This is a predicted structure of a 72-nucleotide RNA (transfer RNA) from Ascoidea rubescens DSM 1968. Lineage of the source: Eukaryota > Opisthokonta > saccharomyceta > Saccharomycotina > Ascoidea rubescens. It matches the Rfam family "tRNA". It is annotated as a transfer RNA.
[in-house]
RNA sequence: GCUCUCUUGGCCAAGUGGUAAGGCAUCGCACUCGUAAUGCGGGGAUCGCUGGUUCAAACCCGGCAGUGAGCA
Numbered sequence: 001g002c003u004c005u006c007u008u009g010g011c012c013a014a015g016u017g018g019u020a021a022g023g024c025a026u027c028g029c030a031c032u033c034g035u036a037a038u039g040c041g042g043g044g045a046u047c048g049c050u051g052g053u054u055c056a057a058a059c060c061c062g063g064c065a066g067u068g069a070g071c072a
Stems, first nucleotide, its partner, number of pairs: 001071004006066002010024003018055001026042005048064005
């Protein structure tokens, strides 16, 4: 330098055009003499940035940034 992968709450992770699942963590409650474990409940993501296509974009297209891999 070229090609490809990935980027979504604090962390992991689903979603593949029609209002963004789940787990861990966190907070509250229950249980306990107390703690842990367990159970129930709550809050938290303009989807890396920017532009475009579309009635509508996390999702399709371009550019940029970061990440990992391959080639030279």